The prediction has a mean pLDDT of 82. This is a predicted structure of a 68-nucleotide RNA (transfer RNA) from a bovine gut metagenome. Its Rfam family is "tRNA". Gene Ontology term of the family: triplet codon-amino acid adaptor activity. The family's RNA type in Rfam is transfer RNA.

RNA sequence: CCGAUGUGGCUCAACGGCAGAGCAGCUGAUUUGUAAUCAGCAGGUUAUCAGUUCGAAUCUGAUCAUCG
Repeated sequence: CCGAUGUGGCUCAACGGCAGAGCAGCUGAUUUGUAAUCAGCAGGUUAUCAGUUCGAAUCUGAUCAUCG
C1' cells in the first nucleotide's frame, strides 16, 4: 500500500423499515434426586466518529482493532 472482518458472555443471522436465533446464564415446572425436556426472564450505546436518507446494523467517508 491492497483485500477481508468487526452485531448480547461465545458462535452466527438480519431485501434501507420492530435488532433475532443457537449455546451459555437466571427463575419455574417435571423427577426420590441429578441429567435431559418444557415454559419464562435477563442480557446489545450493531468497534468509534461524521455524512446521505422520512428512516442506517445495512449505503458513503475517516479512524481504530484483528487477519491475510